RNA sequence: CGGAUGGGCAGCCGCCCGGAAACGGGAGGAAAGUCCGGUCUCCACAGGGCAGCGUGCCGGCUAACGGCCGGGAAGGGUUCUGGCGACGGAGUCUUUACGGAAAGUGCAACAGAAAAUAUACCGCCGGGCGCGCCUGUGAGGGUGAGGUUCGGGUAAGGGUGAAAUGGUGCGGUAAGAGCGCACCGCGGCCGGAGCAAUCCGGCCGGCAAGGCAAACCCCACGCGGAGCAAGACCAAAUAGGAGAGGAGGAGCGGCCCGCUCCUUGAACUCUCGGGUAGGUCGCUAGAGCCGGGCAGCAAUGUCCGGCCCAGACGAAUGGCUGCCGCCCGCAAGGGUACAGAAACCGGCUUAUAGUCCG
Numbered sequence: 001c002g003g004a005u006g007g008g009c010a011g012c013c014g015c016c017c018g019g020a021a022a023c024g025g026g027a028g029g030a031a032a033g034u035c036c037g038g039u040c041u042c043c044a045c046a047g048g049g050c051a052g053c054g055u056g057c058c059g060g061c062u063a064a065c066g067g068c069c070g071g072g073a074a075g076g077g078u079u080c081u082g083g084c085g086a087c088g089g090a091g092u093c094u095u096u097a098c099g100g101a102a103a104g105u106g107c108a109a110c111a112g113a114a115a116a117u118a119u120a121c122c123g124c125c126g127g128g129c130g131c132g133c134c135u136g137u138g139a140g141g142g143u144g145a146g147g148u149u150c151g152g153g154u155a156a157g158g159g160u161g162a163a164a165u166g167g168u169g170c171g172g173u174a175a176g177a178g179c180g181c182a183c184c185g186c187g188g189c190c191g192g193a194g195c196a197a198u199c200c201g202g203c204c205g206g207c208a209a210g211g212c213a214a215a216c217c218c219c220a221c222g223c224g225g226a227g228c229a230a231g232a233c234c235a236a237a238u239a240g241g242a243g244a245g246g247a248g249g250a251g252c253g254g255c256c257c258g259c260u261c262c263u264u265g266a267a268c269u270c271u272c273g274g275g276u277a278g279g280u281c282g283c284u285a286g287a288g289c290c291g292g293g294c295a296g297c298a299a300u301g302u303c304c305g306g307c308c309c310a311g312a313c314g315a316a317u318g319g320c321u322g323c324c325g326c327c328c329g330c331a332a333g334g335g336u337a338c339a340g341a342a343a344c345c346g347g348c349u350u351a352u353a354g355u356c357c358g
Stems, first nucleotide, its partner, number of pairs: 001358005007324007015026004028338001032349002035347005040227004052223005057071005072098001073096010099218002104216002106212002121158002123154003127150002129147001131144005166184006185207001186205008231281004241272005246264007288307008325336004
């Protein structure tokens, strides 16, 4: 650092759920964070596109995933090893948001000459000018030092930086440089292996088109929203709503009954409907758990047998006692991690005393 485990036995008294009772069951590996993915429920929804968000090597697994398994590539550590060297090979451990930088835009502080365009601060090497010495009658010639000088060549070396325009060795040169050659690296083409990522080999090219996409962007794929306080059902009291009875008026030639229409509905009675309190369901038998066989490198799938393992809602799962384990202490005694369900499931992440394994 990683993995496993997550104190044990018994008695008494309580609590929640099931049951008529007897009796049975009653926190976790993370129940946590709520970071992903799903089941379920309600709302929305012709089709297509834009915007937005997410994912990003390849293959597989899965209900699905940003998860898991296997493979590849790149980086780091370590052991051994080949080479003058650049660098390479083998084993082992480990890390990686690992599509595109040859579509476009943008960015690179400080330092530095120069940050993508090529450039030249120191240095190095020639030439001119000037200076000294030698030679010559002279013009000139030779030679030396290396100048606050002029103008070139160079990009080996120094220096800056996270990053500097391929690297090493030999040749070459005034000094140098892919300038030339060999090798290493890089790129292109062809062939072979592989489902693929990719790898191997051969030939060609002196080497261009540097880095950043966890900057915009481009490409491919995916994505409707809210969440069990989802949502469904039953349903008081009080208040309010609607209707009827009721009350008033008008009409049917007059009166009574009746009918129709209008108004009112203050009070009283009945009915209806909505919502609230309250109650019930959702609610736990499930992508379930245990054992074994088979397929597969594995993740995982499948078959057989067995099992039932919280279901609450101002929310149970607790307290005391005895014995044992572990830690501290001479002893008396004290302590025993992280933490606790709330519709459910698959992951990830984080916390974790002690013990065991690698």
About this RNA: This is a predicted structure of a 358-nucleotide RNA (Bacterial RNase P class A) from a soil metagenome. Its Rfam family is "Bacterial RNase P class A". By type it is a ribozyme. Model confidence (mean pLDDT): 77 of 100.